[in-house]
Context: one part of a larger RNA
RNA sequence: CUGGGCGUAAAGCGCGCGUAGGCGGUCUGCCAAGCCGGAUGUGAAAGCCCUGGGCUCAACCUGGGAAUUGCAUUCGAUACUGCCGAGCUCGAGGAUGGUAGAGGGUAGUGGAAUUCCCGAUGUAGCGGUGAAAUGCGUAGAUAUCGGGAGGAACACCAGUGGCGAAGGCGGCUACCUGGACCAAUACUGACGCUUAGGUGCGAAAGCGUGGGGAGCAAACAGGAUUAGAUACCCUGGUAGUCCACGCCGUAAACGAUGUCAACUAGCCGUUGGGGGUAUUAAAACCUUUAGUGGCGCAGCUAACGCGAUAAGUUGACCGCCUGGGGAGUACGGCCGCAAGGUUAAAACUC
Numbered sequence: 001c002u003g004g005g006c007g008u009a010a011a012g013c014g015c016g017c018g019u020a021g022g023c024g025g026u027c028u029g030c031c032a033a034g035c036c037g038g039a040u041g042u043g044a045a046a047g048c049c050c051u052g053g054g055c056u057c058a059a060c061c062u063g064g065g066a067a068u069u070g071c072a073u074u075c076g077a078u079a080c081u082g083c084c085g086a087g088c089u090c091g092a093g094g095a096u097g098g099u100a101g102a103g104g105g106u107a108g109u110g111g112a113a114u115u116c117c118c119g120a121u122g123u124a125g126c127g128g129u130g131a132a133a134u135g136c137g138u139a140g141a142u143a144u145c146g147g148g149a150g151g152a153a154c155a156c157c158a159g160u161g162g163c164g165a166a167g168g169c170g171g172c173u174a175c176c177u178g179g180a181c182c183a184a185u186a187c188u189g190a191c192g193c194u195u196a197g198g199u200g201c202g203a204a205a206g207c208g209u210g211g212g213g214a215g216c217a218a219a220c221a222g223g224a225u226u227a228g229a230u231a232c233c234c235u236g237g238u239a240g241u242c243c244a245c246g247c248c249g250u251a252a253a254c255g256a257u258g259u260c261a262a263c264u265a266g267c268c269g270u271u272g273g274g275g276g277u278a279u280u281a282a283a284a285c286c287u288u289u290a291g292u293g294g295c296g297c298a299g300c301u302a303a304c305g306c307g308a309u310a311a312g313u314u315g316a317c318c319g320c321c322u323g324g325g326g327a328g329u330a331c332g333g334c335c336g337c338a339a340g341g342u343u344a345a346a347a348c349u350c
Stems, first nucleotide, its partner, number of pairs: 004321003007304002012318001014201004021194003025088002028085002031082001033081002036076007049065006091191001092188002096183004103177007110154001115149007125136002162169002206247006215241002220236004258317006266295012299306002323350003332343004
């Protein structure tokens, strides 16, 4: 190099943007680099192969041919690829008018609840469990009412509903801001797809500095349980959880399914938009488009299952896998304040 794979057996980077590279719609002209054909030169000899000859045969020796799939020069061909030129509009983009949305950021603000404080009523219990105890309470708790403080999260609406590339996003209001979809359709004219490196984003936990701290709660303490109980249960409780700024860069970061494009029976829901039928309007029905679900034909699959949101039929590009353990470890490099991350073996063993 050739091969087979990646939903669950080993294997899709957590997700974007994008460089080099790879690949690229349609028509026409030119060139002739790739590609195809002819000729010439060369491609040593020996060997291999074919066919003759010589040792009585053979091995062996020897003549000729073929082959040497290559390279160079030259002449030609122009379908495809490519270069250059001129176009096209279906891909891509885009001015216009609408639509939905927990998309992102900042500031403000609301009510319920928990806790604490103050006041009032009131008296002996409260709390907790399988049962208890630790704990709280006559210095007046629990319960009830009124007032206040503070932090965090937003019941109902709420939905295999919506938005976002992923992580993720949920009270309300304002401001700033990204994307998507639909309709009609001027305009640009292949401007595209993918993407090694690179760069940005990236739950939770953790780290640094400074705030904040209601509830919850690693660690920790006590009470139980138990043979023991460094647990499960209970009473407390500190980091943390929250905010600002800066790090970390990992997850069962999952649809365990890379991105883009084309094609391939149907049926039933649901969200956003458009059109139509009928109607006073709404609801309803039909249709179309973009999502999001449930079944299901063909086909695929080891089976489970997937099935226009493919795991079907194909194409382009990237990533990854190659028996189990050793090991996602050691060493080295890079990154990090650290924790550690990333890249990533071997001996040995089955």
This is a predicted structure of a 350-nucleotide part of an RNA (small-subunit ribosomal RNA, central domain) from an uncultured prokaryote. It matches the Rfam family "Bacterial small subunit ribosomal RNA". Gene Ontology terms of the family: structural constituent of ribosome and ribosome. The prediction has a mean pLDDT of 89.